The prediction has a mean pLDDT of 84. This is a predicted structure of a 688-nucleotide part of an RNA (large-subunit ribosomal RNA, domain II) from an Oscillospiraceae bacterium. Rfam family: Bacterial large subunit ribosomal RNA. Rfam links the family to the GO terms ribosome and structural constituent of ribosome.
Context: one part of a larger RNA
RNA sequence: UCCGGCGAGUUAUUGUGAGGAGCGAGGUUAAGAACUUAAGGUUCGGAGCCGAAGCGAAAGCGAGUGUUAAAAGCACGACAAAGUUACUUGCAAUAGACCCGAAACCGGGUGACCUAUCCAUGUCCAGGUUGAAGUGAGGGUAAAACCUCAUGGAGGACCGAACGCACGCCUGUUGAAAUAGUCGGCGAUGAGGUGUGGAUAGCGGAGAAAUUCUAAUCGAACCCGGAUAUAGCUGGUUCUCCCCGAAAUAGCUUUAGGGCUAGCGUCGCGAUUGUAAGAUUACCGGAGGUAGAGCACUGAAUGAGUAAGGGGGCGAAAGCUUACCGACCUCUAUCAAACUCCGAAUGCCGGAUAAUCGAUGCGCGGCAGUCACACUAUGUGAGAUAAGUUUCAUAGUGGAAAGGGAAACAACCCAGACCUACAGCUAAGGUCCCCAAAUAUGAUUAAGUGGAAAACGAUGUGGAGUUGCACAGACAACCGGGAUGUUGGCUUAGAAGCAGCCAUUCAUUCAAAGAGUUCGUAACAGAUCACCGGUCGAGUGACUCUGCGCGGAAAAUUUAACGGGGCUAAAUCAUAUACCGAAGCUUAGGAGUCGCACAUUUAUGUGCGUACUGGUAGGGGAGCGUCGUAUAAGGGGCGAAGCAUGAGCGUGAGCGCGUGUGGACUUUAUACGAGUGAGAAUGCCGGA
Numbered sequence: 001u002c003c004g005g006c007g008a009g010u011u012a013u014u015g016u017g018a019g020g021a022g023c024g025a026g027g028u029u030a031a032g033a034a035c036u037u038a039a040g041g042u043u044c045g046g047a048g049c050c051g052a053a054g055c056g057a058a059a060g061c062g063a064g065u066g067u068u069a070a071a072a073g074c075a076c077g078a079c080a081a082a083g084u085u086a087c088u089u090g091c092a093a094u095a096g097a098c099c100c101g102a103a104a105c106c107g108g109g110u111g112a113c114c115u116a117u118c119c120a121u122g123u124c125c126a127g128g129u130u131g132a133a134g135u136g137a138g139g140g141u142a143a144a145a146c147c148u149c150a151u152g153g154a155g156g157a158c159c160g161a162a163c164g165c166a167c168g169c170c171u172g173u174u175g176a177a178a179u180a181g182u183c184g185g186c187g188a189u190g191a192g193g194u195g196u197g198g199a200u201a202g203c204g205g206a207g208a209a210a211u212u213c214u215a216a217u218c219g220a221a222c223c224c225g226g227a228u229a230u231a232g233c234u235g236g237u238u239c240u241c242c243c244c245g246a247a248a249u250a251g252c253u254u255u256a257g258g259g260c261u262a263g264c265g266u267c268g269c270g271a272u273u274g275u276a277a278g279a280u281u282a283c284c285g286g287a288g289g290u291a292g293a294g295c296a297c298u299g300a301a302u303g304a305g306u307a308a309g310g311g312g313g314c315g316a317a318a319g320c321u322u323a324c325c326g327a328c329c330u331c332u333a334u335c336a337a338a339c340u341c342c343g344a345a346u347g348c349c350g351g352a353u354a355a356u357c358g359a360u361g362c363g364c365g366g367c368a369g370u371c372a373c374a375c376u377a378u379g380u381g382a383g384a385u386a387a388g389u390u391u392c393a394u395a396g397u398g399g400a401a402a403g404g405g406a407a408a409c410a411a412c413c414c415a416g417a418c419c420u421a422c423a424g425c426u427a428a429g430g431u432c433c434c435c436a437a438a439u440a441u442g443a444u445u446a447a448g449u450g451g452a453a454a455a456c457g458a459u460g461u462g463g464a465g466u467u468g469c470a471c472a473g474a475c476a477a478c479c480g481g482g483a484u485g486u487u488g489g490c491u492u493a494g495a496a497g498c499a500g501c502c503a504u505u506c507a508u509u510c511a512a513a514g515a516g517u518u519c520g521u522a523a524c525a526g527a528u529c530a531c532c533g534g535u536c537g538a539g540u541g542a543c544u545c546u547g548c549g550c551g552g553a554a555a556a557u558u559u560a561a562c563g564g565g566g567c568u569a570a571a572u573c574a575u576a577u578a579c580c581g582a583a584g585c586u587u588a589g590g591a592g593u594c595g596c597a598c599a600u601u602u603a604u605g606u607g608c609g610u611a612c613u614g615g616u617a618g619g620g621g622a623g624c625g626u627c628g629u630a631u632a633a634g635g636g637g638c639g640a641a642g643c644a645u646g647a648g649c650g651u652g653a654g655c656g657c658g659u660g661u662g663g664a665c666u667u668u669a670u671a672c673g674a675g676u677g678a679g680a681a682u683g684c685c686g687g688a
Stems, first nucleotide, its partner, number of pairs: 001688006011095009021085003026050003032044004054061002064076004098236002101233001105226006116200009125190001127159003130155001134151006163187003167184002170181002202218001204214003211220001239623006249262005263370002265367006278357005283351004292342001293340002298336003303331003309325002311322004373398007381390002403414003418590004423586003429580003432565003438577007450567001456551002460548010477535005483508003488502003514529001518527002591613003594609007624677001626674010642661005648655002
């Protein structure tokens, strides 16, 4: 990993609904007893329970009662009346209560043959080295001290085997070994090693102390029991078809990944039966303070005018004055979620009528699931007008939705899959090839723009417009002129158009020529421009709006920012007409659900509807199959079950028939009862 088998809503009691059944103002027996054909028993047994009357705390009264002094009031009742018993079934409660799963808690025991410490008693430590105290002798001293040489043999002394330990690398790491091996290392007369016997026990012991050891187990051992502990948590939960089909919200919660009630789903019953409850649109009547707008209030905020008042200056004061500040007011121009003199569209409430839909609506009852939501669009908040961010609101889609498109892509666009078809039409989106289907016309783009991006930049190019100059000759180019007072004045070493300052930058001659546009000189000089004439001969400048392009443009495995090829249209804009394209719509056939009508065999058939049939959680309905029991009817050595196989039948679970194998049981109908259906649980057992 695979295969086979096993493997999860059960049983009892009580309650509450549903179904069909018995009896019915009644229904029913329990324990127990008798009988018995021993069963799916029969008959007794009325104790008891439920119901037929309620109200009150109660006494009590009673179709009423309670409250009260009393109700005229109020509360609960009657009038308006069906129950009860068993069975089947939904759900709940109590029990292990669908199954598996803790870590733990408690009780009673078993352990110190491992290991820790202690007690008793034994035993072990090759060899070598060092040489403490003391002592002796000599020297020395007043006597000592002291010195020298011997002797001596101390030490948690030294080196190093046995023995013990475990510091390092390597090997091993499904090991030779659940901790070892090789090579090195440390202690090795000591707080040393070790044998035997004994002591201490789990709310404990022991501990040169590490949460360390207490039998491969230790922040509290192990075994058995309470025990199926509990698990708001995770996983799993087994056949089929049909109908409907959610939620991820509110309130409360030691509550937030759990619950309860409501909301939303489903099933049943009931009333309303058609001028009908309900929905949408049109119409009518309402409430409102959002968007917008506004400044009338509350605030914010700008300029001007006027000006109370204040500050400064003068003055002894009165007062005068001021290029200072400046409320209010006026004018101009603004801003606001917590401003409003105003004020929509939608939405909301109500209503007669009309159209469309046709139980969708309402009430009661049974059963749920849901309480982590996601993205997109729009309107707000938070954030950074960040986030595949977060909090709300409205709508859509996903969730629970397949199909077509967007290369791929829950949440985007189109569109809601009952089944069959080698039939047709379309949607979004497309029509050169991959890949089904396209042509025509008119423009634009030259950037592979298309096929990523900003401020900003630019004689790219198309369109529309405004304006200047121009055949009395413009723009550009070329030829020529560009002068005089004067070197203007001042300044300055110098300042002559051209460092700087000044200004009634003037005047003259002119076709024209600045008291000078830019270079240049130390200053002059020189070059050049403005300006004028000529040559030439038709357009030439400035600006505004706008279409499409250009630059700005650097990233990490690989071209990699059209899905690819490739495209100058097969790009973009516009017009026109075709076509392709889905599970959409249509066509043909078939199945089912619901409703209606008709018919009858009364639970079926036929017809009709331009009805409906995607679906998770979940509700409801109808079935298939397995094992067994009862009754009835059958089959079987002329071959049962089982197994294998084949092109049969049924919407499906499944069922039948033939053949082979097999060798003794087995099927159908009806009813009943369940250890009743496996692919998943790191499921359990066995096998490969």